This is a predicted complex of two RNAs, RNase P RNA and transfer RNA, with 453 nucleotides together. Its mean pLDDT, the model's own confidence on a scale to 100, is 78.
[in-house]
RNA sequence: AGAGUAGCCUGAACGAUCGCUGGAUCAAUUUUAUUGGUCCGGAGGAAAGUCCGAACACCGUAGGGCAGGGUGCUCCAUAACGUGGAGUCGUGGCAACAUGAAGGAAAGUGCAACAGAAAGUAUACCGCCAUGUAAAGUUUACAUGGUAAGGGUGAAAUGGUGCGGUAAGAGCGCACCAGUUCCCCGGGUGACCGGGGAAGCUCGGUAAACCCCACCCGGUGCAAGACCAAAUAGAGGAGCGAUUGAGGAUUGCCCGUCCAAGCUCCCGGGUAGGUCGCAAGAGGUGCCUGGCAACUGGCGCCCUUAGAUGAAUGAUCGUUAUCCGGUCCGGGGUAACCUGAAUCGGACACAGAAUUCGGCUUAUGGGUUGCUCUGACC
RNA sequence: GGUCCCAUCGUCUAGCGGUUAGGACGCCGGCCUCUCACGCCGGUAACCGGGGUUCGAUUCCCCGUGGGAUCACCA
Numbered sequence: 001a002g003a004g005u006a007g008c009c010u011g012a013a014c015g016a017u018c019g020c021u022g023g024a025u026c027a028a029u030u031u032u033a034u035u036g037g038u039c040c041g042g043a044g045g046a047a048a049g050u051c052c053g054a055a056c057a058c059c060g061u062a063g064g065g066c067a068g069g070g071u072g073c074u075c076c077a078u079a080a081c082g083u084g085g086a087g088u089c090g091u092g093g094c095a096a097c098a099u100g101a102a103g104g105a106a107a108g109u110g111c112a113a114c115a116g117a118a119a120g121u122a123u124a125c126c127g128c129c130a131u132g133u134a135a136a137g138u139u140u141a142c143a144u145g146g147u148a149a150g151g152g153u154g155a156a157a158u159g160g161u162g163c164g165g166u167a168a169g170a171g172c173g174c175a176c177c178a179g180u181u182c183c184c185c186g187g188g189u190g191a192c193c194g195g196g197g198a199a200g201c202u203c204g205g206u207a208a209a210c211c212c213c214a215c216c217c218g219g220u221g222c223a224a225g226a227c228c229a230a231a232u233a234g235a236g237g238a239g240c241g242a243u244u245g246a247g248g249a250u251u252g253c254c255c256g257u258c259c260a261a262g263c264u265c266c267c268g269g270g271u272a273g274g275u276c277g278c279a280a281g282a283g284g285u286g287c288c289u290g291g292c293a294a295c296u297g298g299c300g301c302c303c304u305u306a307g308a309u310g311a312a313u314g315a316u317c318g319u320u321a322u323c324c325g326g327u328c329c330g331g332g333g334u335a336a337c338c339u340g341a342a343u344c345g346g347a348c349a350c351a352g353a354a355u356u357c358g359g360c361u362u363a364u365g366g367g368u369u370g371c372u373c374u375g376a377c378c
Numbered sequence: 379g380g381u382c383c384c385a386u387c388g389u390c391u392a393g394c395g396g397u398u399a400g401g402a403c404g405c406c407g408g409c410c411u412c413u414c415a416c417g418c419c420g421g422u423a424a425c426c427g428g429g430g431u432u433c434g435a436u437u438c439c440c441c442g443u444g445g446g447a448u449c450a451c452c453a
Base pairs, nucleotide, nucleotide: 001374002373003372004371005370006369007368008367009366010365012320013319014318015317016316017315018314020042021041022040023039024038025037026036027035028034044350048361049360051359052358053357054356055355056221057220058219059218063255064254065253066252068217069216070215071214072213073087074086075085076084077083088102089100090099091098092097103212104211108210109209110206111205125151126150127147128146129145130144131143132142133141134140135139159177160176161175162174163173164172178202180199181198182197183196184195185194186193187192225276226275227274228273234267236266237265238264239263240262247259248258249257283302284301285300286299287298288297290295322347323346324345325344326343327342329340330339331338332337379452380451381447382446383445384444385443388403389402390401391400396433404422405421406420407419408418409417426442427441428440429439430438
């Protein structure tokens, strides 16, 4: 200097003029509502996606079961989570690091196109060997038997390498390695790691295929819900039912329990207004303690720090900050290069609350720190 | 704001994890006809984008992009 990787901070500032809005307070007018003054406030790290979890509200029963859904290595954290921290194993990378949907194939069922002889207790296409027959003269063809080491096909073909053995071969036997089952020792809370031994010699792959195992799950959602006010048209139609119970009780089905005399569907009409919910919290922040960390505990400080409802938080001007490019001057340095000032031109990212909070994912300007690799110079 | 659904040729559609992704309309060419239409034959043309699982993905899973909801899906 370049490439990469893991974090942290910030997300423009000040002034003037005009405008909008929440709260507090004062004054004026006022058949209660309006106007004006003063003071304190007025978008985000993602407010986005709506992928998860909860708080809160309602459902009389929210009980039991089935269906359905979610998670899936270990330990810890949290109100909880499919989230976070630390680790183990696997995968990618030279590395720093990143990442995994990470239980079970020996409970069962299914799938593997094409190619290939054959795709799970699934095989003999080419080949190798033995015997026999025929012709030839040491090779060829056919039949029978043996074989799966070599070759071919494929993503994958009943472990790999070497030696022996055999008619030719094969874990057939042996040595080493991998894998499976079992036993022992050491380390670790644990997943697991390291070491030693024995046995059968090898009992394929796939579960983001159905499934099995372990644990968890009531539903709907602030347009939830609570209160107030106003208006209206049923001269309508159909079905079921009245204690032997229609219908209803907030995903679906069944059981149980409860309410119940009127319900359900179609057609038609009226209203579609106001107030609350509405922001003081699993809150923010400084220090200390415990912990590798996530995070817990203690003490102090702060909060009239948005609360709209066709939806406020803005517009203009000036100066500055930051960044990009150009011109020019100085300083450091062997050099590559670094750094400071002046001046000119331009830009200023992603993007806007709507019940609240904890996360995940996506978009994105600038500054800065640690680490890894490569190159050059001294 | 919340909740739910969808995406395949130019258009409308079929597709159960199997390697030429099908059909119809449209378009192009040829045949037939005095010419056009009709008819017949042939061709053309697509899985919204990215990542993952698997030997293999239009299909299964995750994320992103775009579109939709009708006596207003919920007021």
Rfam match: Bacterial RNase P class A. Rfam describes the family as follows. Ribonuclease P (RNase P) is a ubiquitous endoribonuclease, found in archaea, bacteria and eukarya as well as chloroplasts and mitochondria. The family's RNA type in Rfam is ribozyme.